[in-house]
RNA sequence: UCAGAAAAAUGCCACAGCCGUUGCGAGGCGGUGUCGGAAAGCUGCGGGUCUUCGUCUUUCAUGAAGACAGCCGGGCUACCUGU
Numbered sequence: 001u002c003a004g005a006a007a008a009a010u011g012c013c014a015c016a017g018c019c020g021u022u023g024c025g026a027g028g029c030g031g032u033g034u035c036g037g038a039a040a041g042c043u044g045c046g047g048g049u050c051u052u053c054g055u056c057u058u059u060c061a062u063g064a065a066g067a068c069a070g071c072c073g074g075g076c077u078a079c080c081u082g083u
Base pairs, nucleotide, nucleotide: 003083005081012037013036017032018031019030020029021028022027035070041076042075043074045073046072047071048068049067050066051065052064053063054062055061
């Protein structure tokens, strides 16, 4: 430096729910909480799911605009110990 994750240690993040706030909404933010996570750090690049508006008699489909990083993959970065 690269790969990789049995054990140990220092720690880290924070599911759902609840409260407040914000958004038409999916959701976001803060507090509480702690299901889990070795990238549950960052990134909307690909897929997927979801939302809004329009077209369409409804569903479906379709166009546009969004949301989700703890849905999957990719990209970038990264602590400690041992191999």
This is a predicted structure of an 83-nucleotide RNA (c-di-GMP-I riboswitch aptamer) from a Desulfobulbaceae bacterium.
Rfam family: c-di-GMP-I riboswitch aptamer. Gene Ontology term of the family: cyclic-di-GMP binding.
The prediction has a mean pLDDT of 84.
Lineage of the source: Bacteria > Pseudomonadati > Thermodesulfobacteriota > Desulfobulbales > Desulfobulbaceae.
It was read from a public genome assembly, where an Rfam model found it.